[in-house]
Context: one part of a larger RNA
RNA sequence: CUACCGCUAUUGGAGUUCGAUUAAGCCAUACGAGUCGCGAGAAAUUAGAUUCUCGGCGUACCGCUCAGUAACACGUGGGUAACCUGCCCUAUGCUGGAUAAUAACCUCGGGAAACUGAGAAUAAUGAUCCAUAGUUCACUACGCCUGGAACGGUGAGUGGAUGAAAGCUCCGGCGGCAUAGGAUGGGCCUGCGGCGUAUCAGGUUGUAGGGGGUGUAACGUACCCUCUAGCCCUCUACGCGUACGGGUGUUGGGAGACAUAGCCCGGAGAUGGAUUCUGAGACACGAAUCCAGACCCUACGGGGUGCAGCAGGCGCGAAAACUUGGCAAUGCGAGAAAUCGUGACCAGGGAACUCCAAGUGCAUCGGGUAAGACCGGUGCUUUUCUUGACUCUAAAUAGGUCUUGGAAUAAGGGGUGGGUAAGGACGGUGCCAGCCGCCGCGGUAAUACCGGCGCCUCAAGUGGUAGUC
Repeated sequence: CUACCGCUAUUGGAGUUCGAUUAAGCCAUACGAGUCGCGAGAAAUUAGAUUCUCGGCGUACCGCUCAGUAACACGUGGGUAACCUGCCCUAUGCUGGAUAAUAACCUCGGGAAACUGAGAAUAAUGAUCCAUAGUUCACUACGCCUGGAACGGUGAGUGGAUGAAAGCUCCGGCGGCAUAGGAUGGGCCUGCGGCGUAUCAGGUUGUAGGGGGUGUAACGUACCCUCUAGCCCUCUACGCGUACGGGUGUUGGGAGACAUAGCCCGGAGAUGGAUUCUGAGACACGAAUCCAGACCCUACGGGGUGCAGCAGGCGCGAAAACUUGGCAAUGCGAGAAAUCGUGACCAGGGAACUCCAAGUGCAUCGGGUAAGACCGGUGCUUUUCUUGACUCUAAAUAGGUCUUGGAAUAAGGGGUGGGUAAGGACGGUGCCAGCCGCCGCGGUAAUACCGGCGCCUCAAGUGGUAGUC
């Protein structure tokens, strides 16, 4: 210093403390992601409102956990001539024409439910087609620019492939598409660095490399075909064990050792696995599909669920809080905005979680004593306590300012043989009962056990157990 336990406990402030260690065990219930009427259609209506559906953006953030992982996972320094980037910023140009559907609604069904089928109608910033701009490929005797190096950029010609856009308006604007640049965020590659073990010495067959392809935003044996037989290793490969990494923290005079749950950065996971769609971005905790295991509903035909979100429950344990209030602040999403949403967050409640600060009285007279402690009288003060008001606050609590009363409402834990500060005192016990980190005490005068009294020490704490320096 960390965790738990015993005894005890007045107040205020601050904080990045509180189911990490054991079960990444299982979960009842509520809440935790919506928003837009300035894109469009409809239902019903006295008006104002309201609701349903299509559509857009968001739901890849935030929040939780640390199982796996010894790895380009992380840290630090580079590379990308091998790449992507919604919203945002800057600049230039454009926004032409056409078409077919569908939901809500209406009509009729199926089903216990979850849900689902058929028919008729209709719209859009939803979908499709054409045009142009553009993109891309090949060829040329090609030219120019950057650079260490063109496979990059740019210009010209010929031919092929592909191929953009959307409106609304209160007329102020808000949008849409293409290209170039930026910003931000990411993908991939790489030098170096950081655990144990040789009672693990050989390992490897997509393995190592060449050629051709597939695939990807992109490189790559990532994947496929083929050829060669390589590649790694005592400078520790391969195996096994352990472990999220770092910033940091604890301790120490330092070198170091140990830890790394909390807060910040990065990574990984969402009951165990696998796969995929949408999308700028996911192989997606509160998306979908399948398998496994577990649970729930059922009319037995079939369906549903995933708290390592916030509360809360069971279990496990030595071990850890309320099924609270609010979007007022800070942020985030949507929106032109007003606003709406937000268990992120803020605020309160609980806990001897940590740190800081304060108090539990002071003066005087008399008694008392070896000196004190202590007892009584008189006076003083009010941090805290108490009465009331205002303020603070989203609303409160707490706090702040003033005010009424009143020394009142406030001290314990451990020790007392030595180490080690403090009894060579009293009573009980009699190798018993017991104490003890170690040495050792106890068998009749025990400074060592159990008491009371005195004393020592720390103090709202003080001791014990376990771990660590």

The part of an RNA shown here (small-subunit ribosomal RNA, 5' domain) has 469 nucleotides and comes from an uncultured marine archaeon. The RNAcentral record of the full RNA draws on ENA, Greengenes and SILVA. Rfam family: Archaeal small subunit ribosomal RNA. Rfam 15.1 lists 709 matches to the family in 491 species. On this family, see Yusupov et al., Science 2001: "Crystal structure of the ribosome at 5.5 A resolution". Its mean pLDDT, the model's own confidence on a scale to 100, is 80.